[in-house]
Predicted 3D model of a 1505-nucleotide RNA (small-subunit ribosomal RNA) from a metagenome. The coordinates come from a structure-prediction model, not an experiment, and the mean pLDDT is 84.
């Protein structure tokens, strides 16, 4: 510190998700030890049982049980558990976090508003009387719990007098201080108010000293109590709330202030700086993350609050409204004799429940700490220690060297190896850990007691106080550490491995099982899913699951944004808020700075030190960014004040304008009415119809009526905040701009909440109604047409009054002001030069528009009218659906409008730009593409392929052009691969290896062959004396293997169609651009052509186009044999001399280059016309197919990876199918006739083939052919007759002398065989067809059409296919408007699997969440009211009292209590609101979901923008 993910790809927006850290964690898999810390986060659910708060005999009676001395004993005298008066103490210590948003909590004040037990310090005191009670004793209810009456007694327990150094009151008088309320202190008079003894030493005693309490004041510490600023979550879908509320007098209650509480007066007091209501939540020191600012969290340790089974209360005390008290309601448990009664683990363990989950019903008072005590000492679940639990930090360890034959094994393989791996093993060593033994701490300092000293005081002792020695105590634990002894011995998992993100093979599965944090993996070759091997990364742990912060600059203080991504309010006025021009003075609130106090400790850094380190503990320093008090500085804010003019504004001069409101007036021109003229149609549309019209329209002319709207002028022209404003005239009014500088003196800006103003539609009343026109009818159109087109046509358009309040209310761009090149129009003003006169010309000020610099800016584009640079200030935003919906408020007459969630669900949703593809866009151009022509197809028979059926099987493969007379350049058997039947299994076929034999060859049985059984003869070659070897070859044997037309062309190589012989498709350099990418390649021109010229930020080069290459046309050299024959000669005959001139044959060159000439073009490239030339502008043909598409064809040509068969999916045989046949297509062959058919004769070619072969003459046979065989390895002989043509005869227009299918018959040929199923030939037969429906093909010259020849395949053929020859020989092309394809270039796009695309909405069907609902069921609170426990307080107190006072007594009198009334009040009842949840018959709409259904809304002009 990043990074993955939207696309094809670029850049941005933006959201989701990942690497880190941390946790009181849980949960999987696994687990050697030790320190340190941690450990109900969930039911403030309920608890059994044990323990957690006692203690003092030196306060006090009784002194039993019992013990110890003495004593015969009785009894004395010393100690004495328990229980009681009586003091302290139990308000600490522990626990929890319910409730609490609030002076509860954090900070820093204030108490001159106040308390304070114990403890220290200092002053005075401590006198004298009295009367009761538990305890116990008697008696007595009760089951118990606890009591009731009588009667005895004690105190440091209680009550009076006295006394008063302080101290309260009251009433005076002075003084210092102040915040002015007071507070301190001096004095003078009055009044009332204490107290208690215990133990010790001395002494005869009376007394004295001494500790301990005891009383009444002062101070001090320590703790608590209130009050005050400031700062603490979330909603405004909670905006208003408050009656004891606010104040005041007065007065009661408290320690104390105060409406705390009461009379009475007043009428206020809080709130947009969030009052009140709702959720939510102890708070802080700190923890965790974070670069910090922050965010989160408030376990464990400290501080403070709140609570103690729910709610009220009070009472005791220094101190509570009390967690182990008390009352009293209320829930729930328990006991019960049913009368009544107990109980409160949020104490320590531990139980039960709940929960993904959290411990022992331990030990110990040794330390530390705390209550009582004079003390010892007791008590202490507070504490210290120990168990559990890897729950977390840290530390340790499972060994350590040396060891290559790189061993076995496993795993991978290309079979060669690699790899696991120095890893084991073996050898040397070592012992932290383990195990047995031995030893063994520190934590102990006290305090009391002994014993010494010492210091004041005291006659002295005891004693306080300090010092010094000495004795005693250890739960943990025989622990921590030592030390010896065995001995590698006791110890390794765990997640991953396609990217992100370190790690790759194999084999399993086969869109299945699963996998996943995000993109995505799995549909037969899965590094992503499950095993294995490896291989990474961490380790006693590892991953997973939750949470927090982080990354996220993804709420932006630091540190974000709003033209188009989300996102500027419709506009404007303005309260309050914020913000604000010069200058001077003065203050000091911010600000700035210095000091002081404070910010506990504990953490966190920094440095030391302790534990064998480290976590951990410890000592010191820092920080602590904050408050608070004071001092000083005044630059800038702010505030007083005083002044200025540049900001705003008044006044004044000009001047432009559809600014508003209101009344009048005007033409055109629609409709209607009326009348004239006039006849048959008119309207209307892509075409039509409806529709008007013979009752006279429509056209036309005159009159009239009403209503809206104002052409032309007229302009990216004016006004207005916006919305909007358009004929002319007047009347009332608002703004603005210029000049000029008289006067005001910051009077501004911008604006949450409020207030107006706001297009159009809608709504209300009343009005008008002439066009136009939702709705509504009718015609069309359609597959449908509730639309688009047409006839009509209401309501509304228009007016007046009120409502509405939204618009793509758009510049998609708040409002002001300030600076920051420039150039050009335009509107409106002023000026200036010149001039006779501003029309041009210059300068300035406002307003509106184009271009553009810097700068911006994702880009795109804005740029002095900013989207640049600043400042102020308001609004909005935070992925994309759900949704601008719901539910709630507020506004409306309604329609709706403003305000505005979430649940659920997706990984995108988007913007601006690039490249291509596509548009029922453009624009340029080509092409047998259309036209223009010839001739065909498609109707007829057959051929020949396909499909469908069929079949045992009809083997397979081709499927739009680019499958279908293709693979097949030959299916009777063979082919062949299909079927059935009948055989073989190392095999038809190859290598390797062992026996045997040369091979071979005949013969016999059976059989359809095949095959299978079985006889018979025989002995190659080379080496080598030979024994033997070695080679081909056959036979048999065994097993590696052989085979496969099995299967994937979607795993592949070659091949090869096609788009297209279209002219395209690319690179390097360099420039442009954030990039994709663009530029060249575009632009003018030209060509067939990206051909070529010219321009030009491009120059250059590649593959393609063209040429080179082959044939064809002309000419030449050169060569003639088999070709040829002018010329001699010779013959039926170029036959033969013989000749190369000539055709010709094949070898080589020449020629054609826009090369000339004219014109055009730009002087250019070309183009047109002409010359010459055999051949003119690529002379004709061919071969030759760029990058690249179509996962196009082909695993059956061949090769091959993979899987699958192996006595069969291999081989072999026989027959049989690939030749079926109601039907459909494709390609073709004859044909329907007279340009023809048929008969006779008659002329002219060139390709090519030929010894398994073409085969002549010759004869036989009507033919098909036979017989025979010359010549011929072929410029020699054969095939070979060409035919259409020409010439003559016949047919004469019909199903024919056209056609020629079928079908009988009868033969010929091949071939092992022509039944399934072969061609030809003859005789017979003589079907359809009379030019071909909608709809298609081919062709631009030796082309089309038309006639035969030739060949490959082959035994023969189904050939009318297929490659080829060559005769004869044509007609059209106006042109590019259209249909197909196709190139370039622009433009639009929401397409990239690229329009065969995307993509909408209903309906159905399933899934889960939601919102409404007649109701119903709880939960909180609110207001009134009813009843009211307990308990304060008050008023009574006839009844009841020991103490004090009056009395001789009796009684009274002060006082007090019981009852009783009375105010509050808790829980309970009733009623009646609000609100928040569950649940619900129906209903609604939204998401998601597999290739459902119905149309086609959007994207191209998406076919109606």
């Nucleotide at each position: 510190a990043g990074a993955g993910u939207u696309u094809g790809a670029u850049c941005c927006u933006g959201g989701c998700u990942c690497a880190g850290a941390a946790c009181g964690a849980a949960c999987g898999c696994u687990g050697g030890c030790g320190g340190c810390a941690g450990g109900c986060u969930u039911c403030a659910u309920a608890c059994a049982u044990g323990c957690a708060a006692g203690u003092c005999g030196c306060g006090c009676g009784a002194g039993u049980a019992c013990c110890g001395u003495a004593g015969c004993a009785a009894u004395a005298c010393g100690g004495g558990a328990g229980a009681g008066c009586g003091g302290c103490g139990a308000a600490c210590g522990g626990g929890u976090g319910a409730g609490u948003a609030a002076c509860a909590g954090g900070u820093g004040g204030a108490u001159a508003a106040u308390c304070u037990a114990c403890c220290u310090u200092u002053c005075g005191g401590a006198g004298g009387a009295g009367g009761a009670u538990a305890a116990c004793g008697g008696u007595u209810g009760g089951a118990a719990a606890c009591g009731g009456c009588c009667g005895c007694u004690a105190a440091u327990a209680c009550u009076c007098c006295g006394u008063a150094c302080g101290g309260u009151u009251g009433c005076g008088a002075g003084g210092u201080c102040u915040u002015u309320g007071g507070a301190c202190u001096u004095u003078g008079c009055a009044a009332a108010g204490a107290a208690a003894g215990g133990g010790g030493c001395u002494g005869c005693a009376a007394g004295g000293c001494c500790c301990c309490g005891c009383c009444g004041a002062g101070a001090g510490a320590u703790g608590a109590g209130u009050c005050c600023g400031c700062c603490u979550c979330c909603c405004a879908u909670u905006a208003g709330c408050u009656a004891g509320u606010u104040g005041g007098c007065g007065g009661g209650g408290u320690a104390a202030u105060g409406g705390c509480c009461c009379a009475c007066c007043a009428a206020g007091g809080c709130a947009u700086c969030g009052a009140u209501g709702g959720g939510u939540a102890g708070c802080c020191g700190a923890g965790c993350u974070g670069a910090g600012a922050g965010g989160u969290u408030g376990a464990u340790c400290g501080g403070c609050c709140a609570c103690a089974c729910u709610g009220g209360a009070a009472c005791u005390g220094a101190g509570a409204c009390a967690c182990g008290g008390u009352c009293c309601a209320g829930a729930c448990a328990c006991c019960u004799a049913c009368g009544g009664g107990u109980g409160g683990c949020a104490g320590c363990a531990g139980u039960a429940g709940g929960g993904a989950a959290u411990a022992u019903u331990g030990g110990a008072c040794a330390a530390u700490g705390g209550g009582c005590g004079a003390a010892a000492g007791c008590c202490u679940g507070a504490u210290c220690c120990a168990g559990c639990c890897a729950u977390g930090c840290c530390g340790c360890g499972u060994g350590a060297g040396u060891g290559a034959u790189g061993a076995a094994g496993g795993c991978c393989u290309u079979c060669g190896g690699g790899u696991u791996g120095u890893a084991a093993a073996a050898c040397u060593c070592u012992u932290u850990u383990c195990u047995g033994a031995a030893g063994g701490a520190a934590g102990a300092a006290c305090a009391u007691c002994c014993g010494g000293c010492g210091u004041a005081g005291g006659a002295a002792a005891u004693g306080a106080c300090g010092c010094c020695g000495g004795c005693c105590u250890g739960a943990c634990g025989g622990u921590a550490c030592u030390u010896c002894a065995g001995g590698a011995a006791u110890a390794a998992g765990c997640a991953a491995c396609g990217g992100c993100u370190a790690a790759c093979u194999c084999c399993g599965u086969g869109c299945c099982a699963g996998c996943a944090g995000c993109c995505g993996c799995g549909g037969u070759a899965a590094u992503a899913c499950g095993g294995a091997g490896g291989u990474u990364g961490c380790g006693a742990g590892c991953g997973u699951u939750g949470u927090u912060c982080g990354g996220a600059a993804u709420u932006a203080c630091u540190g974000g944004g709003c033209g188009u991504a989300a996102a500027g309010g419709g506009a404007g006025c303005g309260c309050a808020g914020g913000c604000g021009g010069u200058u001077u003075g003065g203050u000091a609130a911010g600000u700035c700075u210095g000091a002081a106090g404070u910010g506990a400790a504990a953490g966190c850094c920094c440095g030391g030190g302790g534990c064998u380190c480290a976590a951990c503990c410890u000592c010191g320093g820092a920080a602590g960014u904050g408050c608070u008090u004071u001092g000083g500085a005044u630059a800038c804010u702010g505030c007083c004040a005083a002044a200025c003019u540049g900001g705003a504004g008044u006044a004044c001069g000009u001047g432009a304008g559809a600014g508003g409101a209101g009344a009048g007036c005007g033409g055109a021109a629609u409709u209607c009415a009326g009348g004239g003229u006039g006849u048959a149609g008119c309207g209307g549309u892509g075409a039509a119809a409806u529709g008007c019209g013979u009752a006279g329209a429509u056209a036309u002319c005159c009159u009239g009526a009403g209503g809206a709207a104002c052409a032309c002028c007229a302009g990216u022209g004016g006004c207005g905040a916006a919305a909007g404003c358009g004929g002319c005239u007047c009347u009332c009014u608002g703004g603005c701009a210029c000049g000029a500088a008289a006067c005001u003196g910051a009077c501004g800006c911008u604006g949450a909440g409020g207030c107006u103003c706001g297009a159009a539609a809608g709504c209300g009343u009343g009005g008008g109604u002439a066009u136009c026109a939702a709705a509504c009818g009718g015609g069309a159109u359609u597959a449908g047409a509730u639309a688009c087109c047409c006839c009509g046509g209401u309501a509304g358009u228009c007016c007046a009054c009120g409502c509405c309040g939204u618009a793509a209310a758009c510049g998609g761009u708040g409002u002001a002001c300030a600076c920051u090149a420039g150039g050009u129009g335009u509107a409106g003003g002023a000026g200036g030069u010149a001039u006779c006169g501003a029309c041009c010309c210059c300068u300035u000020c406002u307003g509106u528009g184009c271009c553009g610099u810097a700068g911006c800016a994702a880009a795109c584009g804005c740029a002095u009218u900013a989207a640049g640079u600043g400042u102020a200030c308001c609004g909005c935003c935070u992925g994309g659906g759900g949704a601008g919906u719901a539910c709630g408020g507020u506004c409306g007459c309604a329609a709706g409008a403003c305000u505005g969630a979430a649940a659920c669900u997706c990984a995108a949703a988007g913007g601006a730009a690039u490249u291509g593809a596509c548009g029922g866009g453009g624009g340029c151009c080509c092409g047998c593409a259309c036209a223009a022509g010839c001739g065909g197809u498609g109707g007829a028979g057959c051929a020949u392929g396909u499909g469908g059926u069929u079949u045992a099987a009809u083997u397979c493969g081709a499927g739009g052009c680019a499958a279908c007379g293709c693979g097949a350049a030959g299916a009777a058997c063979c082919u062949u691969a299909c079927c059935c039947a009948g055989a073989c299994u190392u095999g038809a076929c190859a290598u390797c290896c062992c026996g045997g034999g040369a091979c071979a060859u005949c013969c016999u049985g059976u059989g359809a062959a095949a095959g299978c059984a079985g006889g018979c003869u025989u002995u190659c070659c080379c080496c080598g004396c030979a024994a033997g070897g070695g080679g081909a070859c056959c036979c048999g044997g065994a097993g590696a293997c052989a085979g496969g037309u099995g299967u994937u062309g979607c795993a592949u190589g070659g091949c090869u169609g096609u788009c297209g012989u279209c002219a395209g498709c690319u690179c390097g350099u360099g420039u442009c651009g954030u990039g994709a990418g663009a530029u060249g390649u575009u632009g003018g021109g030209u060509u067939a052509a990206g051909u070529c010229c010219c321009g030009c930020a491009a120059c250059g080069a590649g593959c393609g186009c063209a040429a080179c290459c082959c044939u064809u046309g002309u000419u030449c050299u050169c060569a003639g044999u088999u070709a040829c024959c002018a010329u001699c000669a010779u013959u039926u005959a170029g036959u033969u001399g013989g000749g190369c001139a000539c055709u010709c044959u094949g070898a080589g060159a020449a020629g054609a280059c826009u090369g000339c000439c004219g014109g055009u073009a730009a002087u250019a490239a070309g183009c047109c016309g002409g010359a010459g030339g055999a051949a003119g502008g690529u002379g004709g043909g061919g071969a030759c197919g760029a990058c690249g598409u179509c996962a196009a064809g082909u695993c059956a040509u061949c090769a091959c990876g993979g899987c699958c068969c192996u006595u069969a999916c291999g081989u072999c045989u026989g027959g049989g199918g690939c030749u079926a046949c109601a039907c459909a297509c494709u390609u073709g062959c004859u044909a329907c006739a007279a340009u023809g058919g048929u008969c006779g004769g008659u002329a002219c070619a060139g390709u090519g083939g030929g010894u398994u072969g073409c085969a002549a003459u010759a004869c036989c046979g009507c033919a098909a052919g036979g017989u025979g065989g010359a010549g011929c390895c072929a410029a020699u002989c054969c095939c070979c007759a060409a035919a259409a043509g020409c010439c003559g005869g016949c047919c004469u227009c019909a199903g024919u002398u056209c056609g020629g299918a079928u079908u009988g018959g009868a033969g010929u040929c091949u071939g092992c065989a022509a039944c399934u199923c072969g061609a030809c030939u003859c005789c017979a037969u003589g079907a359809a067809g009379c030019c071909g429906g909608a709809a298609u093909c081919g062709c631009u010259a030796g082309u089309a059409a038309u006639c035969g020849c030739g060949c490959a395949u082959c035994a023969g053929c189904u050939a009318c296919g297929g490659c080829g020859c060559g005769g004869u020989g044509a007609a059209u092309a106006c042109g590019u408007u259209c249909c197909c394809g196709g190139g370039c270039c622009u433009u639009g796009u929401a397409c990239a699997c690229a329009c065969c695309g995307c993509c909408c909405g209903u309906c159905a069907c399933a899934u889960g969440a939601c919102c409404c609902g007649a109701g119903u069921c709880g939960g909180g609170u609110g207001c009134a009211c009813c009843c009211a426990a307990a308990g304060u307080c008050g008023c009574u107190g006839g009844c009841c009292c020991a103490a004090c006072c009056u009395g001789c007594a009796a009684a009274g009198g002060a006082g007090g209590g019981a009852g009783g009334c009375g105010c509050c009040u808790a829980a309970g009842g009733u009623g009646u609101g609000c609100u928040u949840g569950g649940u619900a018959a129906g209903g609604g709409g939204g998401a998601u979901g597999a290739a459902g259904u119905c149309g086609g809304a959007a994207c191209a002009a998406g076919g109606u923008a």